[in-house]
Molecule: small-subunit ribosomal RNA
Organism: uncultured bacterium
């Protein structure tokens, strides 16, 4: 960085796919090590057990155990003295507790459910408070009452209490000073009003030391509070808002405020998008990207918000508190039913949910945190381990030698080649592995002392290739290819697409390519995608200009001078957390990781400067724009009035039979007088001629003539204002046609509608007729292919040319002419733009402003929901499914019921047929054991087949054979190779028998035979695997190259274009200049003719003869080789001085003289595996091969080529003349002679210019007299010939008999243009024999052709095309049938937010008349006050409850239309003039 995919081919437009990155992943397969990380994205689902917050005896009174010491003592022993002693007291000391008291529990740790909000991030600000902690100054006098712990009593199942009666503080209280703080005051100052623990320990007992404690000030840290900016989707959500908004006062807080009440005003907010609704925790940062910029918010780091759901205060410096209290509610345990417990979104764990995510582990050693003076003591914050390939990184599964290229597997053209130095096999190494031995850093502030991790990491030895590779991929994109299997099945697939018998695309396999502990695959999110375009798109025809105007915000905006400094540019500071990222340098052996350091953090805010441009202010200026003044033209609009011509009715007149209409008719008028013609009359519409790519108008539009009313444009003057200006969402107005609405009007035209035709049908087209409508008048409706498919405006940037309406010049006596210019409207065109068309001063050019709109195609401008409209219906506008593709332009081709030139027996103009008849042949059908395969429109059908009785033969039956009928080779065995002959048998065949071998170096060969292996053999499949041959267009004139040019391209040019030709023959022209394959011509045959030659051929002149017999000759006729001849050469016309044609001479022959042989590029998957060859497949005692018979030859039938014929241009008889072309030795067969003949007997002659077939028939005479005949020969019948092993099936010929259909053939169709058709015979191949068929000669021989309308084909040009499988194309809609999703829908369920009212927990506040009260004050006291406490009440106030509406989801009889579906039904719309020219609005 790009590729695939829309077409035959080509550019464009456009949408779908692909390569690349990335991830807290999952999912299949596989799985050696280590480091570093990460690891419930779901159900904020609900929890069982542990653990996750506590500490301080150096605040305080207590208990208990231990020691101590001192007293006191029941008791015991002693005679005393005394001594011992449970037990109790009091002092101390140590530990341990539970409570008063402090502190801390508001931190750390989780989640992201709420939030769209000052919640977040920046930046500013303050009306604040702020423990602990730092610094400074002050202080700490002096009373006083309770009260847990405890005892005793008691209530309860328990949880937990209740009464009583005693204690203590660093716990509480009062008073008392006090800088402070509040009120007054100018101010000094008054006056109120507010501390404290003088506590603990220790000892050196003191002006100790050390923790404490009170009060102000700073400060630090942390928090609260307001503000600017920034950062989702939705407008089918447009208007929210009553405490709202503001204001006075209050009253509340730490603090400012409607934060709260009272009273007053009546305001806020919004398109720059309020309100509503949906969805969302915010950033640093991650992921992508060249970047802008999209995505995302998981680990880590900062905010923030939660802690089962809602609420609510307490305490406290700080909470409205995750392991606190109180309510409500919903779970879910416990009970002794009276009641009561509980909240893992802490760490580990369980259950569920789900594609998915971990150990109920160690340790407080490190770091950090709370307490405590410490010592320490808690700490699932943390540090480590576990588990998981979940990710990033690094290591490894070995290295060297090693060809007989070893088995083996693949593959082959069978030689060979691949896998492959790969392995084996030798040598070596030790990462990692295993055992063993050593063994840390983390641990510090002088020393000690302290390690979970951990006998880790590391070092060392040893042992040993030993234990460690797999996955995906191979048609194109895309790197890598063959074989087998399979047969549109199985299957693949990301996109295009594969698969239907030769699959590189399915599936194995061999081999290859790509990555490697991984490898695919799903899923997302960025990239390519300039496919939302700011960077960085676009609207004539591809999607896309609003139907036109008007003009409010808005946005944009002439000159020229001044301020100012918002915008803009510069400078230095602040701030932009850390990590991250980028760099430089270091640490782990590298790397991942980490660790210092710079850079960066693109931003905000403030300050200082600078003014070109932007803006604001001010002043001037005409050039934009406007207003005047004097001309101009005009279907501009509006109302009124008026005119002719024509249709159509009425009425009269003349007038007669048909008018009308149509491709052709008919419905219809018309003898009750129509049409036609005159006259008079009504009554509506619509305005010929001029009239013109003319004119006016913003479009839509607007046409007789007049007169009112009005509107806008144009030229000239340059007098006036002085940017007054462009454009325009929302808004407003105008707006064909049709269609509405009550209402007049109605000649013609005319949807619906009724008839006539047409047709297969025709609800049409076509015709007679006709109502709405069309016309006018209120009003409405707002659409269109409302189109230049081109939004306005304003500058600029070659020309020619026509027109319209002006003005100026020149010229003229004037008018024309001419030039010049403004305007408007066409054409044509450079440059320059565009995919192409094309457009080109009327822009699609070059710029600028401004508004409308586009993002693939259906689905669809449809649904639903707004507004609108009486309706009809309009606007506004999805989404599910769906497809790859859909589209524009233009090429090249093919078609057209398109156009034009122009050939051809194509048609016309003849002849003769065919289609009818009988018989031959081949087909189809049937039928059969088999009727053997192919040929199939032209271009299969007297075709393969130049000949099926056996053979042929492929086909059926039956009978036989299995190395085979036929070929090549190996082995082994015998040898009688080979001829014959009997027997069975239908024949192959089988059994027997007799004769009878060759060469030999003596080993054997040759040749056969049996056996066995290889193989043979298939007319079996496929002609859409194939050579090769053919056939058809078409003997039609076309088919292409090179090189130049042109065009992005495909392609064009040339080949087109005048002419001409039988031809792209040939001249001429010309951006083409040549050249090839066809044409033509050179080959063959025939027409004249010379020359050589002269036998088997000839015979003129001589001789002969019966005869060219013979002798002689080659001159003639023939033969058969080489020449000549014809070239539009020559004359004339015509034609352009061509090419050529027309006409003449001369010629045997004239304009290609006839003829044949020759078939361009191709095309039709045409034909043909059954002439042959061949891939592959298939059969292998048979799908092969021998044999006997049999069928190919069948017969209600149908269709195709032919023969004979229907007669007199003929039959039938006689008679008689002249060819050409072949054939001939298993042959042709002569003369002769037998038969009515077929044929026989014969055998001369001839491998042929010698001899045979050989007769040629047509002709010429004679009968016959129009008939089912003397025409015509079918068919059967009897007799015979002929080949042939054999004529039953199933040959041919002959003779006699027999005599059928048939009297010229409907519709329809074929040949042929001159020696042609028709017409007569002849020969040949094929063959033993079989010709109405093929191939060939020869004879006799006409018609007719005006012409190219029209019919088939065919060439060129040129024009549509929605066709490329190409019109046998392509396509449309109903309807049937299956599925998919979606809309209505009587309605039902369910959620979410609100709002109105009723209840009214907890608590806060406020007030209180009930009751209770230790400290303060009075009082001796009793007792009163203050003041609390509880009880009530009041306002608030969750959750419930009722209500009626919103919103949103599910669901629902049925119903609507939409997609998609291989062969369905019915028609035939549309693409060509698509058969009626499409299409757009409406009915």
């Nucleotide at each position: 960085a790009g590729a695939g995919u829309u077409u035959g081919a080509u550019c464009c437009u456009g949408g779908c796919u692909c390569a690349g990155g990335a991830c807290g992943a999952a999912c299949g397969c596989u799985g050696g090590c280590g480091g570093c990380g990460c690891g419930c994205u779901u159900a904020a689902c609900a929890c069982a057990u542990g653990c996750a917050a506590g500490u301080c005896g150096u605040g305080c009174g207590g208990u208990g155990u231990c020691g101590a010491a001192g007293g006191c003592a029941a008791g015991u022993c002693u005679u005393a003295c005394g001594a011992c002693a449970a037990g109790c007291c009091u002092u101390c000391g140590a530990c341990a507790c539970a409570g008063c008291g402090g502190c801390g529990a508001a931190c750390g740790g989780g989640u992201g459910a709420g939030u769209a909000a000052c919640a977040c991030g920046u930046g500013a600000g303050u009306a604040g408070c702020u423990g602990u902690c730092c610094u400074a100054a002050g202080g700490a006098g002096g009373g006083g009452g309770a009260u847990a712990a405890c005892g005793c009593c008691u209530g309860g199942a328990a949880a937990c209490g209740g009464g009583u009666g005693c204690u203590a503080a660093u716990a509480c209280c009062c008073c008392a000073u006090a800088u402070g703080c509040c009120u007054c005051g100018c101010a000094a100052g008054a006056g109120g009003u507010g501390a404290a623990a003088g506590u603990g320990u220790a000892c050196u007992u003191g002006u100790u030391a050390c923790a404490g404690c009170c009060u102000u000030a700073g400060g630090g840290u942390g928090u609260g509070c307001u503000c600017g900016c920034g950062g989702c989707c939705u407008a089918u959500c447009a208007g929210c808002u009553a405490g709202u908004u503001g204001g006075u006062g209050a009253g509340g807080u730490a603090a400012c405020g409607g934060c709260u009440c009272a009273c007053c005003a009546a305001g806020g907010c919004u398109a720059a998008g309020a309100c509503g609704g949906g969805u969302a925790g915010c950033c640093g940062g991650c992921c992508u990207g060249a970047g802008a910029g999209g995505g995302u918010g998981u680990a880590c780091g900062g905010c923030c918000a939660c802690a089962c759901u809602g609420g609510a205060a307490u305490u406290g410096a700080g909470a409205u508190a995750c392991g606190g209290u109180c309510c409500a509610g919903a779970c879910u345990c416990c009970u002794a039913c009276g009641g009561g417990a509980g909240g893992c979104a802490g760490c580990a764990g369980u259950g569920g949910g789900g594609a998915a995510u971990c150990u109920u582990g160690g340790g407080c050693a490190a770091u950090g945190g709370g307490c405590g003076a410490a010592a320490g003591c808690c700490u699932g914050a943390c540090c480590c381990a576990g588990c998981g390939a979940c990710g990033c990184c690094g290591c490894g599964u070995u290295g060297g030698g090693g060809a007989u290229g070893a088995a083996g597997c693949c593959c082959u053209u069978c030689g060979g080649g691949g896998c492959g130095u790969a392995a084996a096999c030798c040598c070596a190494u030790g990462u990692u592995g295993u055992a063993g031995g050593g063994g840390a850093c983390g641990a510090a502030g002088a020393a000690a002392g302290u390690g979970a991790c951990g006998g880790u990491a590391c070092c060392c030895u040893a042992c040993g290739a030993g234990a460690a590779a797999g996955c995906c991929c191979c048609g194109g994109c895309c790197a890598a290819c063959u074989a087998c299997g399979u047969g549109c099945c199985a299957g693949c697939a990301g996109c295009c697409g594969c698969g239907g018998u030769a699959a590189a695309a399915c599936g194995u396999a061999g081999g290859g390519g790509g990555c490697g502990a991984g490898c695919g695959u799903u899923g997302u999110c960025c990239g390519g995608a300039a496919u939302u375009a700011c960077u960085g798109g676009g609207c004539g025809u591809a999607a896309a200009g609003g139907g036109c105007a008007c003009g409010c915000a808005g946005g944009c905006g002439g000159u020229a001078c001044g301020c100012c400094a918002a915008g803009u540019c510069g400078g230095g500071g602040g701030u932009g957390u850390a990590a991250a990222g980028u760099u430089a340098c270091g640490g782990c052996u590298c790397a991942a990781c980490c660790g210092u350091g710079a850079c960066c953090u693109u931003g905000c805010a403030a300050u200082c400067g600078a003014u070109a441009c932007u803006g604001g202010c001010g002043u001037a200026c005409u050039g934009g724009a406007g207003u005047g003044c004097g001309g101009g033209a005009g279907a501009g609009g509006g109302a009124a009035g008026u005119g002719g011509a024509a249709u159509u009715c009425c009425c009269g007149g003349u007038g007669u039979a048909g008018c009308g209409g149509u491709g052709a008719a008919a419905u219809g008028c018309g003898u009750a007088g129509a049409u036609a013609u005159c006259g008079g009359g009504a009554g509506g519409a619509a305005c010929g001629c001029c009239a013109g790519u003319g004119g006016c108008g913003a479009a839509g539009g607007c046409g007789g003539c007049u007169u009112c009313c009005u509107g806008g444009c144009c030229c000239g003057c340059g007098a006036c204002u002085g940017a007054c200006g462009c454009u325009c969402a929302u808004g407003u107005g105008c707006g064909a046609a049709a269609g509405c609405c009550a209402g007049g009007g109605g000649a013609g035209c005319g949807a619906a509608c009724c008839g006539g035709a047409u047709u297969a049908g025709a609800u049409a087209c076509c015709c007679u007729g006709g109502u709405a409508g069309u016309c006018c008048a209120c009003g409405c409706c707002g659409u269109a292919a409302a189109c230049g498919a081109u939004g306005g405006a304003u500058a600029c940037u070659a020309g020619g040319u026509g027109u319209a309406g002006g003005a100026g010049g020149u010229a003229u006596c004037g008018a024309c002419c001419c030039c010049u210019u403004c305007u408007g409207u066409g054409c044509c065109g450079g440059a320059g733009u565009u995919a192409a068309c094309a457009c080109a001063a009327u822009a699609a050019g070059u710029a600028u402003c401004c508004c409308a709109c586009c993002u693939g195609g259906g689905g669809a401008g449809u649904a639903c929901g707004g507004c609108c409209g009486c309706a009809a219906g309009g606007u506004u506008g999805a989404a599910a499914c769906u497809c790859a593709a859909a589209g524009g332009a233009a090429u090249u081709g093919a078609c057209g019921g398109g156009g034009g030139c122009c050939c051809g027996c194509a048609c016309a103009a003849g002849c003769a047929g065919u289609g009818g008849a009988g018989u031959a042949u081949g087909u189809g059908g049937u039928u059969u054991a088999a009727u053997u395969c192919g040929a199939a429109g032209c271009a299969a059908c007297g075709c393969g087949a130049a000949g099926a009785a056996c053979c042929u033969u492929a086909c059926c039956a039956g009978g036989g054979c299995u190395u085979g009928a036929c070929a090549u080779g190996c082995a082994u065995a015998c040898g009688g190779a080979u001829g014959u002959c009997g027997u069975g048998g239908a024949a192959a065949c089988a059994c027997g028998g007799c004769a009878g071998u060759c060469c030999u170096u003596c080993g054997g060969g040759a040749c056969g035979u049996a056996u066995g292996c290889a193989c043979a053999g298939g007319u079996g499949g496929u002609g859409c695997a194939u050579g090769g041959u053919u056939g058809u267009c078409g003997u039609c004139a076309g088919c292409u190259c090179g090189u130049g040019u042109c065009g992005u391209g495909a392609g064009a040019u040339g080949u087109u274009g005048g002419g001409u030709u039988a031809a792209g023959u040939c001249c001429c022209g010309c951006a083409a200049c040549g050249a090839g394959c066809g044409c033509a011509a050179c080959c063959c045959c025939u027409g004249u003719u010379g020359u050589u030659a002269g036998u088997u051929g000839c015979c003129a002149u001589c001789a002969u003869u019966a005869a060219g017999u013979u002798g002689g000759g080659c001159a003639c006729u023939c033969u058969a080789a080489c020449g000549a001849g014809a070239c539009u050469g020559c004359c004339g016309g015509u034609g352009a001085c061509a090419a050529a044609u027309c006409g003449g001479a001369g010629g045997a022959a004239g304009g290609u003289g006839g003829g044949g042989a020759c078939g361009a590029c191709g095309u039709c998957a045409a034909a043909u595996c059954a002439u042959c060859a061949u891939g592959c497949c298939c059969c292998u005692u048979a799908u092969g091969u021998c044999c006997u018979g049999g069928g190919c030859u069948a017969c209600a039938c149908a269709c195709g080529u032919a023969c004979u014929a229907c007669a007199a241009u003929g039959g039938c008889u006689g008679c008689u003349a002249c060819a050409g072309a072949g054939g001939g030795a298993c042959g042709c067969g002569a003369a002769g002679g037998a038969g009515c003949a077929a044929u026989c007997c014969g055998g001369a002659g001839c491998a042929a210019a010698u001899c045979c077939c050989c007769a040629a028939a047509a002709g010429c005479a004679g009968u016959c007299c129009c008939a089912g005949u003397u025409c015509g020969g079918a068919u059967u019948g009897u007799g015979g010939g002929c080949u042939g092993c054999a004529a039953c099936u199933c040959g041919c010929c002959c003779a006699c008999a027999u005599g059928a259909a048939g009297u010229c053939g409907g519709a329809a169709u074929u040949g042929c243009u001159a020696g042609u058709a028709a017409u007569g015979g002849c020969a040949g191949g094929u063959c033993a024999g079989c010709a109405u068929a093929c191939u060939g000669c020869c004879g006799u021989g006409a018609a007719u052709a005006c012409g190219u309308u029209c019919c088939c084909g065919g060439g060129c040009c040129u024009u549509g095309u929605a066709c490329a499988c190409a019109c046998c194309g392509c396509c449309c809609g109903u309807c049937a049938c299956a599925c998919c999703a979606u809309g209505a829908g009587a309605g039902u369920c369910u959620g979410c937010a609100a709002c109105a009212c009723c209840c009214g927990a907890a608590g806060u506040c406020a007030g209180u008349a009930g009751u209770c009260u230790a400290a303060c004050c009075a009082g001796c006291a009793a007792u009163g006050g203050a003041g609390g406490g509880c009880g009530c009440u009041g306002c608030c106030g969750a959750a419930g409850g009722u209500g009626g509406g919103g919103c949103a989801g599910a669901u629902g009889a049925u119903u609507g239309g939409g997609g998609u579906g291989a062969a369905g039904u019915c028609g035939u719309a549309a693409c060509a003039a698509g058969g009626u020219a499409a299409c757009c609005g409406u009915a």